[in-house]
Annotation:
The RNA shown here (small-subunit ribosomal RNA) has 1404 nucleotides and comes from an uncultured organism. Its mean pLDDT, the model's own confidence on a scale to 100, is 83.

RNA sequence: GCGGCAGGCUUAACACAUGCAAGCCGAGGGGUAACGCAGGACUUCGGUUCUGGCGACGACCGGCGGACGGGUGAGUAACACGUAUGGCACCUGCCUCUUGCAGGGGAAUAGCCCGGGGAAACCCGGAUUAAUGCCCCAUAGGAUAGUACAUGUAGUGUGUAUUAUGAAAGCUUCGGCGGCAAGAGAUGGCCAUGCGGGAUAUUAGGUAGUUGGUAAGGUAAAGGCUUACCAAGCCGACGAUGUCUAUGGGUUCUAGAAGGAAGGUCCCACACACUGGUACUGAGACACGGACCAGACUCCUACGGGAGGCAGCAGUGAGGAAUAUUGGUCAAUGGGCGGAAGCCUGAACCAGCCAUGCCGCGUGCAGGAAGACGUCCCUUAGGGAUGUAAACUGCUUUUCUACGCCAAGAAAGGUACUAUUUCGCAUAGUACUUGCCAGUAGCGUAAGAACAAGCACCGGCUAACUCCGUGCCAGCAGCCGCGGUAAUACGGAGGGUGCAAGCGUUAUCCGGACUUAUUAGGUUUAAAGGGUGCGUAGGCGGUUUUUCAAGUCAGAGGUGAAAGUCCUGGGCUUAACCCGGGAAUUGCCUUUGAAACUGGAGGACUUGAGAUAAGGCGAUGCAGGCGGAAUGUAAGGAGUAGCGGUGAAAUGCAUAGAUACCUUACAGAACCCCGAUUGCGGAGGCAGCUUGCAAGACUUUAUCUGACGCUGAUGCACGAAAGCCUGGGGAGCGAACAGGAUUAGAUACCCUGGUAGUCCAGGCUGUAAACGAUGAUCACUGGUUGUUUGCGAUAUACUGUAAGCGACUGAGCGAAAGCAUUAAGUGAUCCACCUGGGGAGUACGUCGGCAACGAUGAAACUCAAAGGAAUUGACGGGGGCCCGCACAAGCGGAGGAACAUGUGGUUUAAUUCGAUGAUACGCGAGGAACCUUACCUGGGCUUGAACUAUAAGCGCUGAUGUCUGAAAGGGCAUUUUCCUACGGGACGCUUAAAGAGGUGCUGCAUGGCUGUCGUCAGCUCGUGCCGUGAGGUGUCGGGUUAAGUCCCAUAACGAGCGCAACCCCUAUUGCUAGUUGCCACCGCGUAGCGGCGGGGACUUUAGUGAGACUGCCACCGUAAGGUGAGAGGAAGGUGGGGAUGACGUCAAGUCAGCACGGCCCUUAUGUCCAGGGCUACACACGUGUUACAAUGGCCGGUACAGCGGGCAGCGACACUGUAAAGUGGAGCGAAUCCCGAAAGCCGGUCGUAGUUCGGAUCGCAUUCUGCAACCCGAAUGCGUGAAGCUGGAUUCGCUAGUAAUCGCGCAUCAGCCACGGCGCGGUGAAUACGUUCCCGGGCAUUGUACACACCGCCCGUCAAGCCAUGGAAGCUGGGGUUACAUGAAGUCCGUAACCGUCAAGGAG
Repeated sequence: GCGGCAGGCUUAACACAUGCAAGCCGAGGGGUAACGCAGGACUUCGGUUCUGGCGACGACCGGCGGACGGGUGAGUAACACGUAUGGCACCUGCCUCUUGCAGGGGAAUAGCCCGGGGAAACCCGGAUUAAUGCCCCAUAGGAUAGUACAUGUAGUGUGUAUUAUGAAAGCUUCGGCGGCAAGAGAUGGCCAUGCGGGAUAUUAGGUAGUUGGUAAGGUAAAGGCUUACCAAGCCGACGAUGUCUAUGGGUUCUAGAAGGAAGGUCCCACACACUGGUACUGAGACACGGACCAGACUCCUACGGGAGGCAGCAGUGAGGAAUAUUGGUCAAUGGGCGGAAGCCUGAACCAGCCAUGCCGCGUGCAGGAAGACGUCCCUUAGGGAUGUAAACUGCUUUUCUACGCCAAGAAAGGUACUAUUUCGCAUAGUACUUGCCAGUAGCGUAAGAACAAGCACCGGCUAACUCCGUGCCAGCAGCCGCGGUAAUACGGAGGGUGCAAGCGUUAUCCGGACUUAUUAGGUUUAAAGGGUGCGUAGGCGGUUUUUCAAGUCAGAGGUGAAAGUCCUGGGCUUAACCCGGGAAUUGCCUUUGAAACUGGAGGACUUGAGAUAAGGCGAUGCAGGCGGAAUGUAAGGAGUAGCGGUGAAAUGCAUAGAUACCUUACAGAACCCCGAUUGCGGAGGCAGCUUGCAAGACUUUAUCUGACGCUGAUGCACGAAAGCCUGGGGAGCGAACAGGAUUAGAUACCCUGGUAGUCCAGGCUGUAAACGAUGAUCACUGGUUGUUUGCGAUAUACUGUAAGCGACUGAGCGAAAGCAUUAAGUGAUCCACCUGGGGAGUACGUCGGCAACGAUGAAACUCAAAGGAAUUGACGGGGGCCCGCACAAGCGGAGGAACAUGUGGUUUAAUUCGAUGAUACGCGAGGAACCUUACCUGGGCUUGAACUAUAAGCGCUGAUGUCUGAAAGGGCAUUUUCCUACGGGACGCUUAAAGAGGUGCUGCAUGGCUGUCGUCAGCUCGUGCCGUGAGGUGUCGGGUUAAGUCCCAUAACGAGCGCAACCCCUAUUGCUAGUUGCCACCGCGUAGCGGCGGGGACUUUAGUGAGACUGCCACCGUAAGGUGAGAGGAAGGUGGGGAUGACGUCAAGUCAGCACGGCCCUUAUGUCCAGGGCUACACACGUGUUACAAUGGCCGGUACAGCGGGCAGCGACACUGUAAAGUGGAGCGAAUCCCGAAAGCCGGUCGUAGUUCGGAUCGCAUUCUGCAACCCGAAUGCGUGAAGCUGGAUUCGCUAGUAAUCGCGCAUCAGCCACGGCGCGGUGAAUACGUUCCCGGGCAUUGUACACACCGCCCGUCAAGCCAUGGAAGCUGGGGUUACAUGAAGUCCGUAACCGUCAAGGAG
C1' cells in the first nucleotide's frame, strides 16, 4: 500500500427540518376524479368535447392486515427473568382434518348532487343510493346456561330426560372463491407454584382489603381482582418494611481451579414509544408511524382557532474524548393483501464511509569490499560503527497500471407449446424470459523494481549505549527515582532493540493479590480476644442396638432452544469467516435402589455431666460487736523563746506563752509486726480480733440419675478509680483556690494553709495499660526444681497421687523477642474481633444517662508510608570501670598600659589572594622601599617576555653614536657575526598558520602533601561455629599493663595493620685511630702562650663494641605481674629526648608551591614599563615585646658555654670618631683564622618617688645598605620623657634539668621594620591529698521515635489567602416521599326530556 470478514452514539429515553419506513383487494359494493383503448360530435387540424363501453382506478362503503417486522433500555429488586412443574381454572384470527347448514324479509348510511360556515384544519344542513355493512323472522345438534334422575369418585366427573338462548353472504369467466354452527389438531397466548441470582440495620418492626372465610359481582379464566358481612389474622433477625442501584438470561473477558467483572453485536424473554392517564375496536392492543383527556415543548394562524411526536431508515442540531450515506434494489430470503398477474416492504440483500477489530498479502530476490562518499564515535601518523547496506550486475512480477474476456448467486414464477388427466391452466415436460450488486469476483496479455514503512523504546523492573547541549533550569516519571558542569534517566544526534500497516498514550475489567482467605489468612508485642459471668435462639456433641430414608451415594427417564465454546469433517486459492456431526452445558424435575456416615423415632449403657454422704481449706461475700498504736483537737499541769519548713529560704505558728514534756477526755479514718515467687474469688477485687448468716472450689471412699453436655448472637447481672443525686460524717490526706519560694517567666515541680472529695447509707454512672496487652471447653505431647491444701492406718524424714501457685530447660511453634502440660505445641467445637497510616473512636443519626458522658459508628480529603521484632553505630543533664597538666595542688603568664605583628571592620583607584571554633589570626610569608607583585592608574606590544615544529622571503644580526620619552618603546645614522664538505647551516628579522601564555574559575571533578581526633589503643581478615537475616563469636569474662601489654579461662583456632622493639641523639665504659684537637711524663723556647721536638696517658673527636633483661634477692600472686630508701650498677623497671601517626572522620586545608580533568580569555583575564598600593585608621580581637621596679636600676671591676656561620664572606690587629662607623689590613674556604656570652660574683650609689623606675612619642645632628630610604629601612649621639604603681569577668602553659630566668647562634637577607621562627647552652625551683566535679578519650552495659547519627529528631501557635472540607445571618434552584384539597378523559351503575320499525336498545 491492498484485500476478505465483522463492528460502528458507551454521552442527552435531549430536541428534531426534509424524504421514505403498511398497505392490499374491482373475483364484496355504489361508482368514474386521473391515464389508456374504442366509438360519436366539433375543429382554427394544434386539439376540444361526449359515451363506464373496455383496460383499469383517485376518494368512499366493506374485508383482511396496521398487536408482525424494525427501534430503545427510561422504568422495574418484581413470578420481571432463568429453571422445573401445574392449569379438571383458560382463550386462540389466518392454517389442517371431520360433521352439519346457508329459507324469508327490512331499514339505513358514506360516496355522488344541492346549499351553507371557516384563513385553515375541517364542519353543518337537505335530497337520493349500494353491498360479503346493519337489523328482524325461521331452523339447529353432541354449543351455552339451568333443573331432575341415574351412575361413580378422595375430588373434578359421566350418561339420560327436560326448559331457556343464539346462525349464515354472497360473487362468478361456472372452473371455483367465500359464509354459518360444532368437534379435534397445530400455533400463539394467559394464569398459578417451588428454587435461583444486588447493596444498605446509621432502615426493626410492617400491614385495614391488610390475612382468611361466606356470598355476590367481574374476567377468556383461578384469585381480595372488587364489594358486603364474619373472624383477627398475615409478613419479619433464615432480614419484613423503607431507601439506593439495576432490564434479566443464553453468553463475553479473565483465572490453574474456585471465583471476579461485564451483559455491546447475534438469539430468547420483558418493558417502553414526547410525559402521565384512559378506554374503544379487534381472535389478539389498553396499540411506536390509531383514538380521547391533561401537561410540557415546537410549528401555522386572518388571533377566532388548529397541527405535531425519528428509542423505524437516512439525515440535522445539541451533548461529548468519541461512532457512518438525506445511496441502490425488491434479483434472492421473508412478510401483508389478492384467485392470480401483481402491488407494498429503509424487514432484508447490496453498495458507500472509518487501520475500530480479526485474518491474509505486499513494499522485492540473488550477487556485489576500494568494506566508497557522507554521518557518528575513539586511546586521533590511525582505528571502529552504519555495512552487502548503497552504487553496480543479473532475475522475478504477488501488488499496481493499461487492454481484453467474463461468472456462480435462477429456482420457483411468467409467456407459448406438448403430454397425462380426477377435466381443475391440476401434474409433468420443451422453448423463451426475470440480477440491485456489476462489467464486480475471476481469467488472460503487456510494461517495469517499476507505485508502497512507520511508530515506540534503549537507568532497573525490561530486549536495546555512546556523543553533544542543558546545569534542581528546561524537563522526564508506571514504581523506585533522574536533573545543582563530565546525565546510558531531560533535549538533539549516531547506533541499537521491539512490534509492524500499524505503533504508542489514556480509560476500564480480571490476573499477579493466600491483599476478604469456601478451596486458602489471622488476633502476646505488627490491625485484631468482648472488663467478667449467667444464659435464650442457634451451632456442635459420648458408647451400643433396632427402624425410617430427609441429607448422602448409585442406576434409569425427561429437560437443560439455537447461536457461542471444545473436538472433528467440509466450503471460499489459505486464513479469519461460514456449513455439517459429536462432546459439553458441572443445573432442575421424576423414578428405582443402597444404608456406612449425618439426621428423625424407639430401646439399652456409664466413662462426660450432675447429685448425696464424709473431710479439711482460705485477706471469699454480707451483717453486727470489740481492740490497741498513731494523728488531731480540747482541758489541766509544768516550762521559756523560739517552733516549723527547705537545696537555701520565706509565707505560717508563737510572750494573749507556741514547739518540746506529762495527765485526762473526745473524734474520725486506717489496721504495724506476721507478710511470702503465699492464699481466696468469675472479673473488678479481698488483710486488726471476733460472732452469726451465705457461697465456693478441692480431696477420699461409696451410692444414685443416665448424655441431663460444650459454646453462646440478642438479653440479664456484676463491674476499680474518678464523677453525679439525697442524707449523714469529717481526724489525717487533699484536686480547685490562696500565700511563700524557684525561675527570663513558673497558671508547675518545693513549702505553709485549704474546699470538694476521700468515710457511711441509699440510688445513678458503666468506663480503665478492666493486662497474662494471651476468649471458653475437651483430648494428647519430654525433663529438673520450689511451694500451698488434701489423701495414702501412725511420723516432723522420704516417697506416690489430686487440685492449685511459681522458676528453669527440651521437642515443636514463632518475623524475632520469646512460649514451652498454667502453650503462643498437636487436634476438635462455639463465640468475639481484624483487613495500610492520618482524618477518628471524630461527625451525623439512633439508643442509654440527672449531667458528665457512654454505646453504635462513617465519609470527603490527605500521605507512601505508619507499624513490629531484632542488628550495628551514635547519643544520654543513664549507671559501672579506666586514662590524660582534664580538674585539684603549685609556679609563671594572658585579659588593664605603650609598642610590635597578624586578623576583622572601615576606607581606598588599589588597599592582590588564600587561611575562619577546637584544627584561621608573629598562619602561606625562612625578609613587600624598586624587584618580589598576583592589585590600581597611566604609557606600550600582539606568534608575543620565555618555548616547539613548519613554509616562504630576507641577511639581517651584533656593535657604536644620536633624537624623543618617565621608562618600556619608537625613530635615525655608521659599521657588517660565526661555522662550512660552499649545497647550506647556526642565529636573527618579516609574513602566514598551528601550537603559546593565564597567580582566570572549580580543593564539591582530582593527584600529591598537610592539619585534627591522637602516639588515643584501637581497626580488621581467613577458616570454623551460632543466627532465616542484618550480624555475632574471635576482640567477651577474671586479673594485669603505658598499651587488644601479657596471663588464665574460653566455639573458637590462627593471622594482618597498629602497640612494643629494631633507627638517631644523650647518660657510663672497653677497643681502634690521633690532626687542625689534647699535654701527664722527657726535652727546646718565650715577657707569656702545646709555640716546637715528641707522646696517646687524660680531655676530646668518631667508628665499633659492652651495658639494663624484673636478670638476682625478699614478700604477695596459679600465672602474667606487682611491691621494696633491697643488692649490684653510670643508668632500674619504657633511663631521658627524637624520628615513627593503624582502619578511618571532618566533601577539613591547599587548582596561589607543583601536577592535572573540565570550563573561560586570546590586539587580552596574555605580556613589558613608570608611579602608586599591599605600610591606609573613629574601632574590635588574637599572638608577642617592654614595663610598672630595691630578689631592682645605674657605675666600676671580674669568671664560666654550647649549637652554629664565614670568600661579592667572617674579618683579628692598628689608627680616627663620644658612638653607629670609617681608613688600612694579618689570617682563614676553616676541630687550624674570625664571629666580645649574659644572668653570676666583688665593690659603689639610688631609698619608695611616676623616681637615677619605665621607655613610647617628638626634635636636632649623624652612620650604613642600596640605582633610589618622601610615601616606606635599620642603626648612633644629644635632647624630649607619654601611658603604666601588678591588671574585671574570664583564661593559657608547665610534673625535672621541667617551669621560670639569662644570654648566644642560624635561615631568609644589599639593607631591614626579627620583639617573629628554628636551634644552643648557663642558672635552676614549687607541687600532685586525690578522681566528687569541668574538658577530651578508651572498654563493656542500658534506653532510644536518632542513622546528615543530639548542632539529631520533633510538637504546638502565628501572616496572607479561600483551592478542598466543614460552619455561617441569609438568598436561590432542582429532585423525591408522605398527607390533604381540587379533579380531565374514560369505564361501570342508576336515570326524565331526545332517537328508534316507537320493539330491543341507545344517547343523556
Overview: It matches the Rfam family "Bacterial small subunit ribosomal RNA". Rfam links the family to the GO terms ribosome and structural constituent of ribosome.